[in-house]
Molecule: Bacterial RNase P class A
Organism: Pontibacter rugosus
RNA sequence: ACGACAAGCCGUCUUAUCGCUGCCCUUUAUGGGGAGAGGAAAGUCCGGGCAACACAGAGCAUCCUACUUCCUAACGGGAAGGGUCCUGCGCAAGCGGGAUACAGCCAGUGCCACAGAAAAUAACCGCCAGCCUUGUGCUGGUAAGGGUGAAAAGGUGCGGUAAGAGCGCACCAGCGGCUGGGUGACCAGUCCGGCUGGGUAAACCUUAGGAGUUGAAAGACCAAAUAGGCUGACAGCGCCUCGCUUCGGCGGGGCUAAGGGCUGCUCGUCCGAUGUCAGUGGGUAGGUCGAUGGAGCCUGCGCGCGAGUGCAGGCCUAGAUAAAUGAUAAGACGCUGUACCUUCGGGUGUGGCGACAGAACCCGGCUUACAGGCUUGUCGUUGAU
Numbered sequence: 001a002c003g004a005c006a007a008g009c010c011g012u013c014u015u016a017u018c019g020c021u022g023c024c025c026u027u028u029a030u031g032g033g034g035a036g037a038g039g040a041a042a043g044u045c046c047g048g049g050c051a052a053c054a055c056a057g058a059g060c061a062u063c064c065u066a067c068u069u070c071c072u073a074a075c076g077g078g079a080a081g082g083g084u085c086c087u088g089c090g091c092a093a094g095c096g097g098g099a100u101a102c103a104g105c106c107a108g109u110g111c112c113a114c115a116g117a118a119a120a121u122a123a124c125c126g127c128c129a130g131c132c133u134u135g136u137g138c139u140g141g142u143a144a145g146g147g148u149g150a151a152a153a154g155g156u157g158c159g160g161u162a163a164g165a166g167c168g169c170a171c172c173a174g175c176g177g178c179u180g181g182g183u184g185a186c187c188a189g190u191c192c193g194g195c196u197g198g199g200u201a202a203a204c205c206u207u208a209g210g211a212g213u214u215g216a217a218a219g220a221c222c223a224a225a226u227a228g229g230c231u232g233a234c235a236g237c238g239c240c241u242c243g244c245u246u247c248g249g250c251g252g253g254g255c256u257a258a259g260g261g262c263u264g265c266u267c268g269u270c271c272g273a274u275g276u277c278a279g280u281g282g283g284u285a286g287g288u289c290g291a292u293g294g295a296g297c298c299u300g301c302g303c304g305c306g307a308g309u310g311c312a313g314g315c316c317u318a319g320a321u322a323a324a325u326g327a328u329a330a331g332a333c334g335c336u337g338u339a340c341c342u343u344c345g346g347g348u349g350u351g352g353c354g355a356c357a358g359a360a361c362c363c364g365g366c367u368u369a370c371a372g373g374c375u376u377g378u379c380g381u382u383g384a385u
Stems, first nucleotide, its partner, number of pairs: 001381010012332007020036002023033003038356001042367002045365005050215004062211005067081005082102001083100007103206002108204002110200003124146002126142006132135001154172006173196002175193003178189004219289004229280007238255007259271004296315008333354009
């Protein structure tokens, strides 16, 4: 210098014209000024604020979480550590990188293909003892040997035994205890105990901790027209029948000839005694709030390994509602193709590209997408000293 990887950061700019959504000012209209997306605004996965509803207390069921300590409003997030596995360097001690749902199979139950006698109350072959019917026999002992399997009842050796066996012993591995260290996960030990019990809990389950439901279309408030409801006033209240009556009427049922609908009229048909006016409750359309000043941002100092946290100073930074934040032109900037020139550093001309993506109540995380550029670190290659 180049390349790869990892982490962090930036992620186009300026001007003009025409628009869009809020805000402010004024001389109120063809006015002026100022503001206007993100690191992920995305996925809507996790947690919280907020709101409504529910809720005496406790338990069961269901769901979630699962090494430790810490951070935090909280978290399944983060920080710092521990264990295990993989890997690089190193003779070794050790140093570094990556991954990790990493509580408990000695609470209980289940399952473990094929093979194998047996997959957890191990006797198929073999070995040993006994018996008599002397055999391809029976009974018992034995997990040392063989065989099967992904996995076979701690391993190696010596002793021991009828043959064997942690049966005894030495060493090694594990487990438990003890001692020491650490807040803890856990680590160390030349100590003690023959304690040696297969795997599987993203199998049921057990243990510990946690979870009320819904979701801004939550919710609070204001509130038109029309049609219902209620109240009052005025006008009307025909005929038949039943009941009550304070004798004025009132209520139920039926009828049509007042009246009304179908339709402008007639016929027809249906409804049918009520109609008009005023007031008013609820609700709808619509509007306001929720709703943008907040676990806020920046800087400095202190504390902490760190995630973070405390103090001081400064700052205000979108708020739409079917949803604004845009379009066009010119120039600049970055990357790049090509032609020419070159003192080999580059320059000039002419083209192309500038990503992922669009706030919707707010906040903290996680995950995913992203042209191009910058910084730092690690590794590799090449060159120079």